The part of an RNA shown here (small-subunit ribosomal RNA, 5' domain) has 528 nucleotides and comes from Candidatus Alcium sp. F082. It matches the Rfam family "Bacterial small subunit ribosomal RNA". Rfam links the family to the GO terms ribosome and structural constituent of ribosome. NCBI's taxonomy places the organism under Bacteria, Pseudomonadati, Bacteroidota, Bacteroidia, Candidatus Alcium. The coordinates come from a structure-prediction model, not an experiment, and the mean pLDDT is 84.
Context: one part of a larger RNA
RNA sequence: GGAUGAACGCUAGCUACAGGCUUAACACAUGCAAGUCGAGGGGCAGCAUGAGUGUAGCAAUACACUUGAUGGCGACCGGCGCACGGGUGAGUAACACGUAUCCAACCUGCCUUGAGCUUGGGGAUAGCCCUCUGAAAGGAGGAUUAAUACCCGAUGUGGUUGCUUGGGGACAUCCCUUUGCAAUUAAAGAUUCAUCGGCUCAUGAUGGGGAUGCGUACGAUUAGGUAGUCGGCGGGGUAACGGCCCACCGAGCCUGCGAUCGUUAGGGGUUCUGAGAGGAAGGUCCCCCACAUAGGAACUGAGACACGGUCCUAACUCCUACGGGAGGCAGCAGUGAGGAAUAUUGGUCAAUGGCCGUAAGGCUGAACCAGCCAAGUAGCGUGAAGGAUGACUGCCCUACGGGUUGUAAACUUCUUUUAUGCGGGAAUAAAGUGCGGCACGCGUGCCGUUUUGUAUGUACCGCAUGAAUAAGCAUCGGCUAAUUCCGUGCCAGCAGCCGCGGUAAUACGGAAGAUGCGAGCGUUAUCC
Numbered sequence: 001g002g003a004u005g006a007a008c009g010c011u012a013g014c015u016a017c018a019g020g021c022u023u024a025a026c027a028c029a030u031g032c033a034a035g036u037c038g039a040g041g042g043g044c045a046g047c048a049u050g051a052g053u054g055u056a057g058c059a060a061u062a063c064a065c066u067u068g069a070u071g072g073c074g075a076c077c078g079g080c081g082c083a084c085g086g087g088u089g090a091g092u093a094a095c096a097c098g099u100a101u102c103c104a105a106c107c108u109g110c111c112u113u114g115a116g117c118u119u120g121g122g123g124a125u126a127g128c129c130c131u132c133u134g135a136a137a138g139g140a141g142g143a144u145u146a147a148u149a150c151c152c153g154a155u156g157u158g159g160u161u162g163c164u165u166g167g168g169g170a171c172a173u174c175c176c177u178u179u180g181c182a183a184u185u186a187a188a189g190a191u192u193c194a195u196c197g198g199c200u201c202a203u204g205a206u207g208g209g210g211a212u213g214c215g216u217a218c219g220a221u222u223a224g225g226u227a228g229u230c231g232g233c234g235g236g237g238u239a240a241c242g243g244c245c246c247a248c249c250g251a252g253c254c255u256g257c258g259a260u261c262g263u264u265a266g267g268g269g270u271u272c273u274g275a276g277a278g279g280a281a282g283g284u285c286c287c288c289c290a291c292a293u294a295g296g297a298a299c300u301g302a303g304a305c306a307c308g309g310u311c312c313u314a315a316c317u318c319c320u321a322c323g324g325g326a327g328g329c330a331g332c333a334g335u336g337a338g339g340a341a342u343a344u345u346g347g348u349c350a351a352u353g354g355c356c357g358u359a360a361g362g363c364u365g366a367a368c369c370a371g372c373c374a375a376g377u378a379g380c381g382u383g384a385a386g387g388a389u390g391a392c393u394g395c396c397c398u399a400c401g402g403g404u405u406g407u408a409a410a411c412u413u414c415u416u417u418u419a420u421g422c423g424g425g426a427a428u429a430a431a432g433u434g435c436g437g438c439a440c441g442c443g444u445g446c447c448g449u450u451u452u453g454u455a456u457g458u459a460c461c462g463c464a465u466g467a468a469u470a471a472g473c474a475u476c477g478g479c480u481a482a483u484u485c486c487g488u489g490c491c492a493g494c495a496g497c498c499g500c501g502g503u504a505a506u507a508c509g510g511a512a513g514a515u516g517c518g519a520g521c522g523u524u525a526u527c528c
Base pairs, nucleotide, nucleotide: 001528002527003526004525006524007523008522009521010520013380014379015378016377017376019373020372021338026336027335028334030333031332032331035080036079037078040077041076043073044072047071048070049069050067051066052065053064054063055062056061087291088290089289097215098214099213100212101211102210103209106208107207111204113202114201115200116199117198118197119153120152121151122150129142130141131140132139133138158185159184160183161182162181163180166177167176168175169174189196190195217263218262219261224254225253226252229251230250231249232248234246235245236244266288267287268286269285270281271280272279273278293314294313295312296311297310316327317326318325319324344370346369347368348367352366353364354363355362356361383414384413385412386411394404396403397402419465420464421463422462423461424460428455431452432451434449435448436447437446438445439444440443472517473516474515475514476513477498478497479496483512484511485510486509487508493500494499
């Protein structure tokens, strides 16, 4: 000098863009953050509509009851999603990450393309109803019922396994294709008749799993470590290879090119600095990993050993009728605590995406916006031009004429960014939805029309008023740009280093002047 997720002191006008618990992975009140589908199902608690009956009334009508008949729909069965998105960095020195190669050792829901199929039956169960039980959370029993829930059978384009026939290929185990035989293996319907689905196999895409080479912190005041340890044979297990696990056999394996142990640490793209080589860092954003109070375990599923799922153990908190139960903010806000220190219990699904749904649509603290904070970067302003008898005051110097503050002020002319008031006023929707129509390649495109904007009456624009609303901070002995007076008298104090202060202090305190930067300026901390 540069830099920072900074903090502190003094000061502070506006706008845009980015940023905001670095400490206690400490504990959490409250609300929200993952639902959706009635075009799978039985139904009808609640709402609306229709119908029926009754009561009041002359009637209109009002009220009550019944009815799933219709819109729709709480709870329930079922499907898909909840493994994404969002958070944090505790652990991890490791195939975790980065890079490169390999899988003839693997999986992949939804989606694409292609081929084929969608057949016959059955028994339950939730809900509803009844009974019992518990303080509650809840639980038990009985009766009855449905499905795209569950189960059994048929068929087998195919798939899998075994045997068999030929051909081709490769990297040791093997891979592709082909002939025949045997065994085994599928499905689900809904409907407004437009469609939407279901099953099998292959294929592509996407996402994952695994193996290996190289790279990846410090310590030798850590020198030996290791028994499933290292290898083999055979099995089990897995989507798959493998001591991953097991029985048997052998005695190996790692290590001074640093094993083992200890300490520290998420890794990378990148960021800062530097002419570079290097050095340091890993906050925001993107990719990967790990974790979800601590530890362990599996279930479901295409995918988890699952942040807002389950079970067990533990600590903590809460409820309790003392028998027993409930909970998990390292999601968004917010609270306490810790700390030098870090924001609102805001708005909207309008856009971009995600999940569900044929769709309309629903949900979405993802996201987009708004609020707070000079915590950063950039831009703008606090006026401009003229104005000397160089006014007055102040301060200091003086040759007593004057010098300095200083074109500074006053004064004249001008401007209106900004401010205030009034008025106008977007883009983001060239998208999407509904309705009608047209074209053909039949699910796409086009046309017309209707409608959808949180931010927002915001940005922006115009007019009016009037210099009007707007400057500080640090320093002035040398390093280092900028000096005099007064006060103090080794006191009070200053200080980054050298050092100043003991009666003429350019170094302390004040004033005047000057220098630097400027809505900031200094100090502290850390890195180069």